The prediction has a mean pLDDT of 84. Predicted 3D model of a 1405-nucleotide RNA (small-subunit ribosomal RNA) from an uncultured prokaryote.
RNA sequence: AGAGUUUGAUCCUGGCUCAGGACGAACGCUGGCGGCGUGCUUAAUACAUGCAAGUCGAACGCGAAAGCUUCUUUCGGGAAGUGAGUAGAGUGGCGAACGGGUGAGUAACGCGUAGGUGAUCUACCUUUGAGUUUGAGAUAACUCCGGGAAACUGAACUGGAGCUAAUACCGAAUGACGCCCAUAUCUUGGCGAUAUGGGUUAAAGGGGCUUCGGUCCCGCUUGAGGAUGAGCCUGCGAUCUAUCAGCUUGUUGGUGGGGUAAUGGCCUACCAAGGCUAAGACGGAUAGCUGGUCUGAGAGGAUGAUCAGCCACACUGGGACUGAGACACGGCCCAGACUCCUACGGGAGGCAGCAGUAGGGAAUAUUGCGCAAUGGACGAAAGUCUGACGCAGCGACGCCGCGUGAGUGACGAAGGCCCUCGGGUCGUAAAGCUCUGUCGCCUGGGACGAACCCCUCGUUUAACAACCGGGACUGACGGUACCAGGAAAGGAAGCACCGGCUAACUCCGUGCCAGCAGCCGCGGUAAUACGGAGGGUGCAAACGUUGUUCGGAAUUAUUGGGCGUAAAGGGCGCGUAGGCGGCCGAGUAUGUCUGGUGUGAAAGCCCAUCUCUCAAAGAUGGAACUGCGCUGGAAACUACGUUGCUCGAGUCCCGGAGGGGAUAGCGGAAUUCCCGGUGUAGAGGUGAAAUUCGUAGAUAUCGGGAGGAACACCUGUGGCGAAGGCGGCCACCUGGACAGAUACUGACGCUGAUGCGCGAAAGUGUGGGGAGCAAACAGGAUUAGAUACCCUGGUAGUCCACGCUGUAAACGAUGAGUGCUAGGUGUUGCGGGUAUUGACCCCUGCAGUGCCGAAGUUAACGCAUUAAGCACUCCGCCUGGGGACUACGGCCGCAAGGCUAAAACUCAAAGGAAUUGACGGGGGUCCGCACAAGCGGUGGAGCAUGUGGUUUAAUUCGACGCAACGCGAAGAACCUUACCCGGCCUUGACAUCCUUGGAACUUCCUAGAAAUAGGAAGGUGCCCUUCGGGGAGCUUGGUGACAGGUGCUGCAUGGCUGUCGUCAGAUCGUGUCGUGAGAUGUUGGGUUAAGUCCCGCAACGAGCGCAACCCUUGCCUUUAGUUGCCAUCAUUACGUUGGGCCCUCUAGCGGGCCUGCCGGUGUCCAACACCGGAGGAAGGUGGGGAUGACGUCAAGUCCUCAUGGCCUUUAUGACCAGGGCUCCCCACGUACUACAAUGGCAUAAACAAUGGGCAGGCCACAGGGUGACCUGGAGCGAAUCCUUAAAACAUGUCUCAGUCCGGAUUGGAGUCUGCAACUCGACUCCAUGAAGUUGGAAUCGCUAGUAAUCGUAGAUCAGCAUGCUACGGUGAAUACGUUCCCGGGCCUUGUACACACCGCCCGUC
Repeated sequence: AGAGUUUGAUCCUGGCUCAGGACGAACGCUGGCGGCGUGCUUAAUACAUGCAAGUCGAACGCGAAAGCUUCUUUCGGGAAGUGAGUAGAGUGGCGAACGGGUGAGUAACGCGUAGGUGAUCUACCUUUGAGUUUGAGAUAACUCCGGGAAACUGAACUGGAGCUAAUACCGAAUGACGCCCAUAUCUUGGCGAUAUGGGUUAAAGGGGCUUCGGUCCCGCUUGAGGAUGAGCCUGCGAUCUAUCAGCUUGUUGGUGGGGUAAUGGCCUACCAAGGCUAAGACGGAUAGCUGGUCUGAGAGGAUGAUCAGCCACACUGGGACUGAGACACGGCCCAGACUCCUACGGGAGGCAGCAGUAGGGAAUAUUGCGCAAUGGACGAAAGUCUGACGCAGCGACGCCGCGUGAGUGACGAAGGCCCUCGGGUCGUAAAGCUCUGUCGCCUGGGACGAACCCCUCGUUUAACAACCGGGACUGACGGUACCAGGAAAGGAAGCACCGGCUAACUCCGUGCCAGCAGCCGCGGUAAUACGGAGGGUGCAAACGUUGUUCGGAAUUAUUGGGCGUAAAGGGCGCGUAGGCGGCCGAGUAUGUCUGGUGUGAAAGCCCAUCUCUCAAAGAUGGAACUGCGCUGGAAACUACGUUGCUCGAGUCCCGGAGGGGAUAGCGGAAUUCCCGGUGUAGAGGUGAAAUUCGUAGAUAUCGGGAGGAACACCUGUGGCGAAGGCGGCCACCUGGACAGAUACUGACGCUGAUGCGCGAAAGUGUGGGGAGCAAACAGGAUUAGAUACCCUGGUAGUCCACGCUGUAAACGAUGAGUGCUAGGUGUUGCGGGUAUUGACCCCUGCAGUGCCGAAGUUAACGCAUUAAGCACUCCGCCUGGGGACUACGGCCGCAAGGCUAAAACUCAAAGGAAUUGACGGGGGUCCGCACAAGCGGUGGAGCAUGUGGUUUAAUUCGACGCAACGCGAAGAACCUUACCCGGCCUUGACAUCCUUGGAACUUCCUAGAAAUAGGAAGGUGCCCUUCGGGGAGCUUGGUGACAGGUGCUGCAUGGCUGUCGUCAGAUCGUGUCGUGAGAUGUUGGGUUAAGUCCCGCAACGAGCGCAACCCUUGCCUUUAGUUGCCAUCAUUACGUUGGGCCCUCUAGCGGGCCUGCCGGUGUCCAACACCGGAGGAAGGUGGGGAUGACGUCAAGUCCUCAUGGCCUUUAUGACCAGGGCUCCCCACGUACUACAAUGGCAUAAACAAUGGGCAGGCCACAGGGUGACCUGGAGCGAAUCCUUAAAACAUGUCUCAGUCCGGAUUGGAGUCUGCAACUCGACUCCAUGAAGUUGGAAUCGCUAGUAAUCGUAGAUCAGCAUGCUACGGUGAAUACGUUCCCGGGCCUUGUACACACCGCCCGUC
């Protein structure tokens, strides 16, 4: 000293939370010793028992008993002595008012502080003066008789009679300087002094010594002082509440009287009507106050245990008595509640003393020892009493100290944990070895605190007194502290935490469960956050938790905050109290400053020194106590009187501006209504309509009239007003501001709580008025609904007068006033200068009103002489969000309602500004078969195929908008196959290692559905060899490590892929700007297919994308010339052969197209670029392909492969047979075939390209068969052989029909493949001949060699494409254009979204 938490990120505001300290604590776990402290915070609840206040015989009278001894005896006893003048009670004195406890009450002179008492008292103590003479009568105790309580005694208590003493009580005497009265002087009033006169009040004795004279001591009486203690009074100070605003009748004052130690309405009678209050009276709530304690840098905040001072209280309430002192904790009386005793008549009691008990509570101790010390009461003293006190006991409750060992010790032991299996860590830790001896244990010694008193001896003295000196006596704690010796590492470590804040990390278990959590937040199968373990961190006889308090919190801000938008400026003015206030003098001394002085108790805090071994603790001294009082001084500022001044403020004069206000009158346009004319079928209204009006004549149009309201144009970030607000014209009345200029007043000013007034609209009362408009209401529409938006009507109201209401986003979301601090540019009003015939223009002043901007300021946005800048003055207001502009109470109002204004509870945020994205049924701009323009389809039919659903033993699994659905699957009869049923195996079908036997292997038989099992026969191999054997490979049996898994998790992953999208974007370095997130660059002007290029620019550059480089195709040259080609020559049925390589073709290297050239457009100088043209095979990336930026979708795939974790291991693995994946009422997607004449059928007859031929192939050709195909069989490992192209074209026929269209379905008969076509293959022939006549809403593809249409080939493959992938043939139409739909790019804007509009979020049920 800060940190966490609002956001995708940022800055700010703001709350919540944490780290620190403290405690009379409690709880959890643990616990060795000692010292010093400390311990009912709750029930001021109730209390059993014991103790806590007595003492004095030197004030006084009385006065036992037991026991012992002696005598006596009738043996029952009696007497004397002693016990003993003792115990005991009583009279009397002093004390009991201290000490001890508690904090209920009390907001008060109760406390603190400073004073006053001239308004007072004070026992004992002390100093000093005087005195202490003399007498009398009672009374308790005691005795006797009673009452009552009755039982042998026995409650508390009590009556009568009798005896007696005193330091008890009462007289008499003496007596003052005392007291009272009067007079005089002085005095602050009753102080005090002096003088005179009058009156009045005392006493008690006891003891020692004695030479009996006395003397001493203790008392007693009366004065005067001191000291101590107390009473009373006053200034100032210290809680909350205004949702308590008025309180008070002994109240405020006076006079007389009473009362007190004493002032006083303290009490009383009379008189007066006062007194207190916004500086908070009165009421309510809470509370003992202080020194101090805790915290804090301080200022402050919280607190008032222990210790100390004061106060109050003593079961509750009241009262007095005694006394120096009480209205009395362990006294009295009365009343009340409660408890106890009782013979029922009546009595007793008060732990908030010390222990202790019950109860309450989270919680707080022993019914201990002792008066040895200190202190107190009494006493002459010894001494007695003392739960004050000193000690001990209990409690880790707190603080402090000590210990639980030290050194050495690597095989880095064992063991635990982790592991990448190499190791790491616990860890020198342990063991072992060598030592030490604190605490504890045992043994012995053993205190300080103790000095007095008293006794005794001595000195001294007149003295045996006092004083001084010596000796002796006295210890609860305690045989304790302490010291010495002995044995012995032996008896002594835990608690919390380890995600961030916050020091400290891994494994296992669990699986949004169990749980954690101070805040944020962890946990849904890989949790450093839960539980356990190992390890670590922190503290340590403790450690954590809970509670409270201060701090951090500048989060109540005096020090030290704010109010445009975060919470916060009152709607506006006038103005009271209050606060603040111009210039020059002189004065006083209120604040202020300074010196001195008194006080500020002690303890505590702080400093120094010292004592306990140290420390805690304690002792001594100092400092400090920031305060208050008294006193001396200063006079700048402030204040208060005072003398002046004119700049602030105001007055007089003159001038113009203005929707400023109020009253009365006038005007025209328009709407509506009424009357009349013309005129006829509609009008009106809307997105479209309807309700509505109209043939009873509307709308339209013309003329006349009525009535109400509002004032077009001018009109303007123009004017006026304090704000609300104010708009036709004229008149009257009236407020304010401004400009100019002189004179005058002389601070008269500013602000403004309470108060008073004004205050839009709506609303309200009474009475008018009512054209238009128009809540409510009605109808028509819209809609899922439509109590709305739209339409047709329409009442309050809107208008006027007089009242009420008192609120608005009453906003500039910005209180008023004053001063200061760059400018520029408009505009309104009034001036000045210059100039002019004049109006302008130009320069300039004041007052308003706008815009832009400097410094400055601000969280930013912004504000910026009209401040949100720099300062001062005054007022109002704020303190997290919600609850809540609410409830209750009060005030106001006719009501509606307004003003004032909480709490419980709940959340960790709510919020401001700005940033980047995303989104918008926001804007701009651009693109895309996106729309439009076209062509052809899908959706209807049949069938094929995939999916859903259903079904099933199983219908294996995955894929689900685009981007799943002829997809994985380039081909499920078995196999595939993962699914189901059944059979069967368990180191396994497959891999490595060890071990046993056997070469391997081949053939056959039996059982079985097969897997498999059993049996028989044949066979002895290869390499090396020392001939014993060994090795390699294959195989059988066995053992265990392990194999295996298409089991789970694609949300643990790699890899691969889809998609946005072949869209033009996505970034970085440096610089600059910004507090920052970020921005700039990448935006702008053009242009492009393109972030393509150019220009401009606080940017300059760069890499990934684009483009290009690559492949293919289109043209040419060149090289090469077989299997290709044939112009020329020869030869043939035929490029068949010779020959040739011109051409075609093949396949290699090159060339060619670059906006290169021309013209135009364009451009600030320019450029990029575009348009047109030429040339050219090709023209503006020539066509096509490959190529896919940063990223998005937790997109898809664990069933291609790889892989973490989990699961399984005689099974979720392996083998076999059969079945299933092929089901089928239905729904969807994608294809095929059609519905026909641009066609079908028949015949005839042309023109391709790509590719294939695992030779168990492709198959010419010939024969057979209607045909699928079969039988022969040439060629070809292929530019050589095989591989009919079909549409087209030509001819014929059909003639618009369910057909010579269409071919489904079904019956029969076959072919081929294959171990096997039943479930479940393809094809052929004959027969059969379904739906379907161009397809609803909706929807798809395509811009040129494209669509459409036609066939061909290939992969997979034994067989099985209408699918897929390639190939060529024929070969169109249309694009005006970018308004709209969809998708996308860039710029901009709004946002309360950021999981980002499939968002967020509100209300009802």
The sequence is in RNAcentral, with records from ENA.